[in-house]
RNA sequence: GGGCGGUUGGCGCAGGUGGUAGCGCAUCACAUUGACAUUGUGGGGGUCGCUGGUUCGAGUCCAGUACCGCCCA
Numbered sequence: 001g002g003g004c005g006g007u008u009g010g011c012g013c014a015g016g017u018g019g020u021a022g023c024g025c026a027u028c029a030c031a032u033u034g035a036c037a038u039u040g041u042g043g044g045g046g047u048c049g050c051u052g053g054u055u056c057g058a059g060u061c062c063a064g065u066a067c068c069g070c071c072c073a
Base pairs, nucleotide, nucleotide: 001072002071003070004069005068006067007066010025011024012023013022019056027043028042029041030040031039049065050064051063052062053061
């Protein structure tokens, strides 16, 4: 330098052919206990690496760019 893949709540991941983001764990509250744990119910938390474009509308398409991994040179 070239190619491919990844980047989504604290962590690990999902998001078919674009329609205003979900699961598990964790966390908080309540119930249960003498207490803890477990279990049950409910809640909070992300604008999707960044910038720009296309579109009525983009995590999802296009361009550029950053970081990580693998391969080639």

Model confidence (mean pLDDT): 83 of 100. This is a predicted structure of a 73-nucleotide RNA (transfer RNA) from an uncultured Candidatus Melainabacteria bacterium. The sequence was found in a public genome assembly.